Annotation: SAM riboswitch aptamer (S box leader) from Kitasatospora sp. MBT63, 145 nucleotides, folded computationally. The organism belongs to Kitasatospora, within Bacteria. Its Rfam family is "SAM riboswitch aptamer (S box leader)". Rfam links the family to the GO term regulation of gene expression. The model forms 86% of the base pairs in the Rfam consensus. The coordinates come from a structure-prediction model, not an experiment, and the mean pLDDT is 79.
RNA sequence: UGCUCAUCCAGAGGGACUGAGGGAACGGCCCGUUGAAGUCCCGGCAACCUUCCCGUCCGGCCAACUGACCGUCAGGUCGAGGCUCCGGGCGGGACAGGUGCCAAUUCCGGCCCGUGGCGCGCCCGCACCACGGGGAAGAUGAGGA
Numbered sequence: 001u002g003c004u005c006a007u008c009c010a011g012a013g014g015g016a017c018u019g020a021g022g023g024a025a026c027g028g029c030c031c032g033u034u035g036a037a038g039u040c041c042c043g044g045c046a047a048c049c050u051u052c053c054c055g056u057c058c059g060g061c062c063a064a065c066u067g068a069c070c071g072u073c074a075g076g077u078c079g080a081g082g083c084u085c086c087g088g089g090c091g092g093g094a095c096a097g098g099u100g101c102c103a104a105u106u107c108c109g110g111c112c113c114g115u116g117g118c119g120c121g122c123c124c125g126c127a128c129c130a131c132g133g134g135g136a137a138g139a140u141g142a143g144g145a
Stems, first nucleotide, its partner, number of pairs: 001145001003143006013042005021031003026109003043102003048098003051094009060083003067078004106137001111134007119126002
């Protein structure tokens, strides 16, 4: 840099340095000298990946010295139940490691579809607004190139 998959209406900020921008881009609308962005320190949120713990289910494994059935008596099938050595699904927990994040839903919108409202044109469309769904773009993680 581009590809695939998942998630994006929840959550979580103080200080120091510095000093004008920032919210990806565009249009809005916001944030910002009561201090933006950036760097550093400390703190926090979350649970994507790794790791660990608990529960449950499936697979797996063992299997009734009084289980059942078949049998050519060597065994085979089913199987009450058991195990947690192994693999996986789901739910919950811990937060050690790798990230990520800590104004506003990804701040909102654009493109498509539907519903409703209002208006215009005039019997079928158009514009605007609101709501719902999908998409595009973006962000983050994981995987792989």